[in-house]
RNA sequence: UGUGAUAAAGGCAAACUUAUCGAAAGAUAAGGACGCAAAACUAUAGGGGCUUCGUCAUUAAAAUGACAUGCCAGCCAGUUGCCAAAA
Repeated sequence: UGUGAUAAAGGCAAACUUAUCGAAAGAUAAGGACGCAAAACUAUAGGGGCUUCGUCAUUAAAAUGACAUGCCAGCCAGUUGCCAAAA
């Protein structure tokens, strides 16, 4: 540099439940473990997904689209990083 064990040390915590916040997506805390070698960090200045209190267009309405708003790092990506069998 690369790779990732039925290794060792340490770590994180999906769904779900309860409480709080939020219009929502979702967030935080506690419980709980489906999983994870980056499930650590980065969300104006990569891609993608989600939301609709707002604006505009079309519409009889429903709805759709554009913009804007916020959210997701456990979707890809970028940055940093623990351990060390075999090759």